This is a predicted complex of two RNAs, RNase P RNA and transfer RNA, with 442 nucleotides together.
The prediction has a mean pLDDT of 78.
RNA sequence: GGAGUCGGCCAGGCAAUCGCUGUAAGCACUUGGCUUAUGGAGGAAAGUCCGGGCUCCUUCGGACAGGGCGCCAGGUAACGCCUGGAGGGCGUGAGCCCAUGGAAAGUGCCACAGAAAAUAUACCGCCUGCUCCCGGACAACGGGAGUCGGUAAGGGUGAAAUGGUGCGGUAAGAGCGCACCGCGCGACUGGCAACAGGCCGCGGCACGGUAAACCCCGCCCGGAGCAAGACCAAAUAGGGGAGUAGGGUUUCGGCCCGCCGCCGGUUCCGAGCGGACUCCCGGGUAGGUCGCUAGAGGCAGUCGGUGACGGCUGUCCCAGAUGAAUGAUUGUCAUCGACAGAACCCGGCUUAUUGCCGGCUCCUGCU
RNA sequence: GGGCGAUUAGCUCAGCGGUAGAGCGCUGCACUCACAUUGCAGAGGUCACUGGUUCGAAACCAGUAUCGCCCACCA
Numbered sequence: 001g002g003a004g005u006c007g008g009c010c011a012g013g014c015a016a017u018c019g020c021u022g023u024a025a026g027c028a029c030u031u032g033g034c035u036u037a038u039g040g041a042g043g044a045a046a047g048u049c050c051g052g053g054c055u056c057c058u059u060c061g062g063a064c065a066g067g068g069c070g071c072c073a074g075g076u077a078a079c080g081c082c083u084g085g086a087g088g089g090c091g092u093g094a095g096c097c098c099a100u101g102g103a104a105a106g107u108g109c110c111a112c113a114g115a116a117a118a119u120a121u122a123c124c125g126c127c128u129g130c131u132c133c134c135g136g137a138c139a140a141c142g143g144g145a146g147u148c149g150g151u152a153a154g155g156g157u158g159a160a161a162u163g164g165u166g167c168g169g170u171a172a173g174a175g176c177g178c179a180c181c182g183c184g185c186g187a188c189u190g191g192c193a194a195c196a197g198g199c200c201g202c203g204g205c206a207c208g209g210u211a212a213a214c215c216c217c218g219c220c221c222g223g224a225g226c227a228a229g230a231c232c233a234a235a236u237a238g239g240g241g242a243g244u245a246g247g248g249u250u251u252c253g254g255c256c257c258g259c260c261g262c263c264g265g266u267u268c269c270g271a272g273c274g275g276a277c278u279c280c281c282g283g284g285u286a287g288g289u290c291g292c293u294a295g296a297g298g299c300a301g302u303c304g305g306u307g308a309c310g311g312c313u314g315u316c317c318c319a320g321a322u323g324a325a326u327g328a329u330u331g332u333c334a335u336c337g338a339c340a341g342a343a344c345c346c347g348g349c350u351u352a353u354u355g356c357c358g359g360c361u362c363c364u365g366c367u
Numbered sequence: 368g369g370g371c372g373a374u375u376a377g378c379u380c381a382g383c384g385g386u387a388g389a390g391c392g393c394u395g396c397a398c399u400c401a402c403a404u405u406g407c408a409g410a411g412g413u414c415a416c417u418g419g420u421u422c423g424a425a426a427c428c429a430g431u432a433u434c435g436c437c438c439a440c441c442a
Stems, first nucleotide, its partner, number of pairs: 001363009012333007020040008042339001046350002049348005054225004058271001060270004066221005071085005086100001087098004101216002106214002108210003123155002125151003129147007163181006182205001183203004188197003229290004239281006246257004259275004283441003297316008368438007377391004385422001393409005415431005
């Protein structure tokens, strides 16, 4: 100097003038006015992909069904997130990636090609026997054709073909036998565990892939969402239709049996509550207050922990709009801005995106 | 703001993981004096896009983009 990788930070500052908006105080006063003080978008406010808080619904129990997650340990309010580790893969390396439980519980699928795609199988090839033909001498032997068998070493197909190499063995072969390597199981050692190790023993090897196919195993999950929900005010036709709604007893409070409805996506059983409820058409209003921001909050220090994170102490208050505010101009500093605008609130993930800084790795050149 | 759904030929839609299809439309030829109908033949596709799983993806799983639908209160 070039290439790469990981981590972090900022998102213009200041001054003047003119504006918008929340809150507090004061003044005017009855329509939304004036003055002063003070606050006023983000790292993603986004996508709405996960997880919680909060509110309502009967947050009731069980079974079936449904959905999600999936190496191990920890963090957390919780998570599909994060941290640390294990195993596998990629890269020369720094480093990065992995939905990574189970395929000897069962089922399904594996197109084309190929003999065969899964209780294996014999197309070519190799080999023994038998029959026929030819040569030879009706022998031995050699060659050819057919046939019953044996054989997975070789050829060929495929994404994938039932351990690999060598020696022995055999008619030819084959874990058929042996040695080494690989594999599985058990014990041992280390580790909380996932898992790892090699001195050991056993087993000739125990049957391909696919579970982001059904499924099995383990764990978790009630639903809807601030247009949730609560209160006040105004106006209208407390309109029409459909569905399901009974008996007994009574001292008139009720009680018993039955029916219906209610767990907002299904079914059943039980408990509980209610006696009217649900749906459609039509009508009216488009006003206000609360929820609405002090919170799993920010910053600093310290302690524990490898770390995520947690404990303690101190300090700070930091947007709450509802046609929806945070802007414009000028000057200056120091070059100038990308993606982009809160709408109940948090923790994550993902996506969009500017500039700067630092650590580390590789290559090249010079000293 | 919140909750859902869709994307395959010009249009409307099918499509068990194994070669992308149907109807209408379009083009050419035949038929006719000519047109329509009809018959024959043909063209036309980034299965919205980017990754992943798989031997193999329009389909299965994630992310992105575009388009569409629904919602308040009172009685």